[in-house]
RNA sequence: AAGUAGAGGUUGCGUGAAGCAUGAGUAUGCUGCCGGAUGUUCCAGAAGCAGAGGAAGGCAGGGGAAAGGGCGGACGCCGAAGACAGACGCAGACUGGCUGUGGCUGUCUGGGCGCAGGGUGAAGAAUCCUGCGACUGUCAUCCGGACGGAUGGAGAGCUACUUG
Numbered sequence: 001a002a003g004u005a006g007a008g009g010u011u012g013c014g015u016g017a018a019g020c021a022u023g024a025g026u027a028u029g030c031u032g033c034c035g036g037a038u039g040u041u042c043c044a045g046a047a048g049c050a051g052a053g054g055a056a057g058g059c060a061g062g063g064g065a066a067a068g069g070g071c072g073g074a075c076g077c078c079g080a081a082g083a084c085a086g087a088c089g090c091a092g093a094c095u096g097g098c099u100g101u102g103g104c105u106g107u108c109u110g111g112g113c114g115c116a117g118g119g120u121g122a123a124g125a126a127u128c129c130u131g132c133g134a135c136u137g138u139c140a141u142c143c144g145g146a147c148g149g150a151u152g153g154a155g156a157g158c159u160a161c162u163u164g
Stems, first nucleotide, its partner, number of pairs: 001163006009078001012077004019071002028063001030061005038050003042097004081109006088102005110136002113133008138153007
């Protein structure tokens, strides 16, 4: 240097069927009453369409969801993976924005946890970012006694084996 295998763990990481709760007695349909000119599924525009045979909106009655997010048997794994940025593809009927999504490129992060602040979110769920804290795995150097302590580093790392 190359190849193969492997370790980290208060929930290691990701995907995720059925089902469950949440969303929510919400959106929305129907009926009645009020209302009185606009409405049109992320925003703006255009077009089309609906509308005085009553639009939007409100109240009451009686029906009443879904998506996103969470849990989840299991599966794939140990740069597992995640975040951000960029150009591109696809979807949201059209145009612009915006959002979602897919792979690619670059940068950053060893790992989970707690606290504080902020973002997403219906949420006091969950998750992401920043800061702080201790913990944990690992390597290097130093110290003492098998084991531990101190300081420093980063996964492009570490351990084992094989080959050169």